């Protein structure tokens, strides 16, 4: 330096919930908190799921389905990319 592993140690991140703030919304964010994580760092690239809008069909309260467009989610999966500690 590279690959692999994650037992122990030192660290790291932070689920759900709650407060404040942003957003029509999915959701994001500050703080508390710790479910869990070995990339639970980053990227919306291929899928999935979710939101909003337009009109279409079924239907006729409402809801469901398909298409299109714009978004969200990387702690849904795949992929890309970068990296710390320890050990073999």
């Nucleotide at each position: 330096a590279g690959c692999g592993u994650g037992a122990a140690a030192a660290g790291c991140c932070a689920a759900c919930c709650c407060u404040g703030c942003c957003g029509u919304g999915a959701g994001g964010u500050c703080g508390g908190g710790g479910c869990g994580g070995a990339a639970a760092g980053c990227c919306a690239u291929g899928g999935g799921u979710c939101u909003u809008g337009u009109g279409g069909a079924u239907a006729c309260c409402a809801a469901u389905c398909a298409c299109c467009a714009a978004g969200a989610u990387c702690g849904c999966c795949g992929g890309g990319u970068u990296g710390c500690c320890a050990c073999c």

c-di-GMP-I riboswitch aptamer from a Methylococcaceae bacterium, 88 nucleotides, folded computationally. The prediction has a mean pLDDT of 82.